[in-house]
Context: one part of a larger RNA
RNA sequence: ACCUACGAGUUGCUCCUCACUGGCAAGGUUAAGUUUUUUAUUAACGGAGCCGUAGCGAAAGCGAGUCCAAACCGGGCGCUUAGUCAGUGGGGGCAGACGCGAAACUUUGUGAUCUAUCCAUGGGCAGGUUGAAGGUUGGGUAAAACUAACUGGAGGACCGAACCCAUUAACGUUGAAAAGUUCUGGGAUGACCUGUGGAUAGGGGUGAAAGGCCAAUCAAACUGAGAGAUAGCUCGUACUCCCCGAAAUGUUUUUAGGAACAGCCUCGGAAUUUAAGUCUGUUAGAGGUAGAGCUACUGAUUGGGCUAGGGGGCUUCACCGCCUACCAAACCCUGACAAACUCCGAAUGCUAACAGAUAUCUCCGGGAGUGAGGCUACGGGUGCUAAGAUCCGUGGCCGAGAGGGAAAUAACCCAGAAUAGCAGCUAAGGUCCCUAAUACGUAGUUAAGUUGGUCAAACGAGGUAGGACUUCUAUAACAGCCAGGAUGUUUGCUUGGAAGCAGCAAUUCAUUUAAAGAGUGCGUAACAGCUCACUGGUCGAGAGGUCCCGCACGGAAAAUAAUCGGGCAUCAAACUACGAACCGAAGCUCUAUGAUUGCCAUUUGAUGGUAUAUCGGUAGGGGAGCAUUCAAACUGCAUCGAAGGUGUACGGUGACGUAUGCUGGAGCGGUUUGAAAAGAAAAUGUAGGC
Numbered sequence: 001a002c003c004u005a006c007g008a009g010u011u012g013c014u015c016c017u018c019a020c021u022g023g024c025a026a027g028g029u030u031a032a033g034u035u036u037u038u039u040a041u042u043a044a045c046g047g048a049g050c051c052g053u054a055g056c057g058a059a060a061g062c063g064a065g066u067c068c069a070a071a072c073c074g075g076g077c078g079c080u081u082a083g084u085c086a087g088u089g090g091g092g093g094c095a096g097a098c099g100c101g102a103a104a105c106u107u108u109g110u111g112a113u114c115u116a117u118c119c120a121u122g123g124g125c126a127g128g129u130u131g132a133a134g135g136u137u138g139g140g141u142a143a144a145a146c147u148a149a150c151u152g153g154a155g156g157a158c159c160g161a162a163c164c165c166a167u168u169a170a171c172g173u174u175g176a177a178a179a180g181u182u183c184u185g186g187g188a189u190g191a192c193c194u195g196u197g198g199a200u201a202g203g204g205g206u207g208a209a210a211g212g213c214c215a216a217u218c219a220a221a222c223u224g225a226g227a228g229a230u231a232g233c234u235c236g237u238a239c240u241c242c243c244c245g246a247a248a249u250g251u252u253u254u255u256a257g258g259a260a261c262a263g264c265c266u267c268g269g270a271a272u273u274u275a276a277g278u279c280u281g282u283u284a285g286a287g288g289u290a291g292a293g294c295u296a297c298u299g300a301u302u303g304g305g306c307u308a309g310g311g312g313g314c315u316u317c318a319c320c321g322c323c324u325a326c327c328a329a330a331c332c333c334u335g336a337c338a339a340a341c342u343c344c345g346a347a348u349g350c351u352a353a354c355a356g357a358u359a360u361c362u363c364c365g366g367g368a369g370u371g372a373g374g375c376u377a378c379g380g381g382u383g384c385u386a387a388g389a390u391c392c393g394u395g396g397c398c399g400a401g402a403g404g405g406a407a408a409u410a411a412c413c414c415a416g417a418a419u420a421g422c423a424g425c426u427a428a429g430g431u432c433c434c435u436a437a438u439a440c441g442u443a444g445u446u447a448a449g450u451u452g453g454u455c456a457a458a459c460g461a462g463g464u465a466g467g468a469c470u471u472c473u474a475u476a477a478c479a480g481c482c483a484g485g486a487u488g489u490u491u492g493c494u495u496g497g498a499a500g501c502a503g504c505a506a507u508u509c510a511u512u513u514a515a516a517g518a519g520u521g522c523g524u525a526a527c528a529g530c531u532c533a534c535u536g537g538u539c540g541a542g543a544g545g546u547c548c549c550g551c552a553c554g555g556a557a558a559a560u561a562a563u564c565g566g567g568c569a570u571c572a573a574a575c576u577a578c579g580a581a582c583c584g585a586a587g588c589u590c591u592a593u594g595a596u597u598g599c600c601a602u603u604u605g606a607u608g609g610u611a612u613a614u615c616g617g618u619a620g621g622g623g624a625g626c627a628u629u630c631a632a633a634c635u636g637c638a639u640c641g642a643a644g645g646u647g648u649a650c651g652g653u654g655a656c657g658u659a660u661g662c663u664g665g666a667g668c669g670g671u672u673u674g675a676a677a678a679g680a681a682a683a684u685g686u687a688g689g690c
Stems, first nucleotide, its partner, number of pairs: 002689005011095003015092010027051003033045003055062002065077004098236002101233001105226003109222002116200009125190001127159003130155001134151006163187003169182003202218001204214003239625006249262005263370002265367006276360001277358009291344001292342002298338002303333003307328001309327002311324004373398010403414003418593004423589003429583003432567003438580001440579006451569002459554002463551002466548007480538005486511003491505003517532001521530002594615003597611006626679001628676010644663008
């Protein structure tokens, strides 16, 4: 891991509540018990008690009323009748209360054969080394001190086996071992090691102290009991079909992953001028958002003007006075801003009336679940107009939604799956091959594999297509080629030099000319030299400039060579525009068949018809069934083969049922009713097997 068996909403109660069924009914009902009978249930009695028939008030009390009140006002709660007993079911309460699960707490006991410390009594420590005190003898002294040699044998002394320990490294890590092996290492006459017997016990011991150790268990041992502790937590919770179908919000919470009430779901009942719900249209309203505006306020604000006040300057003995590219209130012109500005002001939404459509809405009662939501579009707050961020609002979708498209991909696009079909039409999206369907048609664009479904800027650029305007041009343009491009003059100044070309100045003049600047750029130390402007010739038809716009180019760096999903594709299989055809889903249609609900008809129940109806579904509510075991009544099968096992066929929407072959070898069904130890794939489920 697998197989088999077991394994979770149960039971009790003179409890509460609701529904259904039945009895009796202004009443209903017995409990304990007694008598009787039976195999047993029973039957009769028993009216104590309980519920109801009257309420209101704190109460005295009054009473279809009563209480508050001065009240005969006004208001609160009542009255104008239906209950009760039993059974079954839904829910609640009290009990372990659907099952398994703590860490812990209390209490009775058991442990020091492990280990910690202590007590008593025993045992052990090869060999080698060092050589304390003391002593003796000699020297020495007045006597001592002192000194030398010898002797002596001290020490938590030294080296190192046994013994004890465990420093380092490797191995081992489902080990040889639930702590070891090997190498290396520490102590080894001591605070040493060790045998035997004994002492200390759980908030206690013991501890050269690590919260260590107290039997592989220690920040409070182990065992039994309280005990099924408690668990707002996790996990699990078993057959089928049919109908409906949520929530992740508000308020409060020692509350935030829990709950209470409300909201949203379901089932039953009721009411309704039959329409109070929803949608559309018309009409009438309230409002201050978007926008806009501000010489309409509050505030903020660009430039200019004008002009109080201030600064600065001038003037003056002082007062006056004058100027101002300075600052600046108010005012004027101009430009422009605001969630907490408004002279204005929509669209939606909201309210009401009427009309039409549809079939909801509301109230009462039983049962819930939910109260972690998420993405997306739009309107906003926070944030960086960051986030697959966070907080609100209004929709959609996922959640609880399958199918088709987006390669794959909860939420995007299309579309809401009752069942069956080897029938048809379409949606989104597609039509070269993978891959269903066009290498479809017309007119263009792109040369970058741009592109072909992730995205990219500022900026740069004789890429290329289209358009507009404009200049030159057969009196010859533009480009190329041939030739000229001179003289006064080396202009003047400056300077070592300055000659068109370092720099400064200029009336940058004049002459010859077809034309030629006191010179456009190279160049020289300065000249020289090359070149340009400008002109002629040659040639012979377009050439230049500005702006707009389409598609392309660079800008462009990431880890597989590495992706348009791939192959691959260039008048396309890319892009733009228009068109035709086809493919394409569980959508729609067709054929057949069910179920639910409403209506109609027939009918005892039930059946038939009909509807442009409905039939995705988690939590959850409601309805109808299948199977298992046992019991009762009735009725059957079986050695001519029961149950069980294993195949096959048929029936039923399904849980399942029936028939039959083989096996098996002795019991087992059917109908109706009742009762449950009543259905397993999951709980790191429990036990056994393998």
Molecule: large-subunit ribosomal RNA, domain II
Organism: Thermodesulfobacteriota bacterium